Model confidence (mean pLDDT): 78 of 100. Predicted 3D model of a 90-nucleotide RNA (nadA riboswitch) from an Acidobacteriota bacterium. Its Rfam family is "nadA riboswitch". On this family, see Huang et al., RNA 2020: "Structure and ligand binding of the ADP-binding domain of the NAD(+) riboswitch". It is annotated as a small RNA. The organism belongs to Acidobacteriota, within Bacteria.

RNA sequence: GGCUGCAACAUCCCCGUGGGUGGGCCGUUAUUUUGGCUGACCGGCGCUGGCGCCGGGGGCUAAGGCAGCGGCAGCGCAUCCGCUGCAGCC
Numbered sequence: 001g002g003c004u005g006c007a008a009c010a011u012c013c014c015c016g017u018g019g020g021u022g023g024g025c026c027g028u029u030a031u032u033u034u035g036g037c038u039g040a041c042c043g044g045c046g047c048u049g050g051c052g053c054c055g056g057g058g059g060c061u062a063a064g065g066c067a068g069c070g071g072c073a074g075c076g077c078a079u080c081c082g083c084u085g086c087a088g089c090c
Base pairs, nucleotide, nucleotide: 001090002089003088004087005086006085007084013076014074016083017082018081019080020079021078022077024072025071026070027069028068029067031065032064033063034062035061036060037059038058041056042055043054044053045052046051047050
């Protein structure tokens, strides 16, 4: 110097260390799904003729899915690269 295996050190255990990727959590924007509420909207049907029912669309709201961006951290999930230390082999 190369290769292989490992983490003793730790205020229970696990956890060497820096970084990347995915995942997690939070915020935000957009989009979408489902539910609830709502009238002085539109259409259709019925009849007892101004009410009922059905559908569409609008507004508000709740929960969720997905995507972009930003952020968070003992991320006790996965994985990759480098480094420290220990043991062995060459």